[in-house]
RNA sequence: GGAGACGUAGCACAGCGGUAGUGCAUUCCCUUGACAUGGGAAAGGUCACAGGUUCGAUCCCUGUCGUCUCCA
Numbered sequence: 001g002g003a004g005a006c007g008u009a010g011c012a013c014a015g016c017g018g019u020a021g022u023g024c025a026u027u028c029c030c031u032u033g034a035c036a037u038g039g040g041a042a043a044g045g046u047c048a049c050a051g052g053u054u055c056g057a058u059c060c061c062u063g064u065c066g067u068c069u070c071c072a
Stems, first nucleotide, its partner, number of pairs: 001071007010024004018055001026042005048064005
């Protein structure tokens, strides 16, 4: 220099164009004599950034940035 994959909650990851979710972690409640386990609830997201397409974009298109891999 060329090509590809990935970027979503504190962490690990789902998400077929129509309300953004799961597990763990955090906080509260129930259960216990107490703890652990178990059950319930809550909080936490400018979906990497910018533009475009669309009635509507995490999702499609273009560019930029970052990480990883391959080729030279």